Predicted 3D model of a 72-nucleotide RNA (transfer RNA) from a Bacteriovoracaceae bacterium. Its Rfam family is "tRNA". By type it is a transfer RNA. The coordinates come from a structure-prediction model, not an experiment, and the mean pLDDT is 83. NCBI's taxonomy places the organism under Bacteria, Pseudomonadati, Bdellovibrionota, Bacteriovoracales, Bacteriovoracaceae.
[in-house]
RNA sequence: UGGGCUGUAGCUCAGCGGGAGAGCACUACCUUGACACGGUAGGGGUCGUUGGUUCAAUCCCAAUCAGCCCAA
Numbered sequence: 001u002g003g004g005c006u007g008u009a010g011c012u013c014a015g016c017g018g019g020a021g022a023g024c025a026c027u028a029c030c031u032u033g034a035c036a037c038g039g040u041a042g043g044g045g046u047c048g049u050u051g052g053u054u055c056a057a058u059c060c061c062a063a064u065c066a067g068c069c070c071a072a
Stems, first nucleotide, its partner, number of pairs: 001071007010024004018055001026042005048064005
């Protein structure tokens, strides 16, 4: 310098045009003498950033940032 992959909840990840979700974690309640396990309910997200396409973007396009890898 060029190319590729990844970026979504506190953590690990799914979702690839029309509801933002799962597991674990967290909070409350139930259960227990108490804890753990289990059950029920709940909170928590500017989907890395900016712009574009579209009636509509986590998803498509471009640029950019961060991490990893490859080539030189």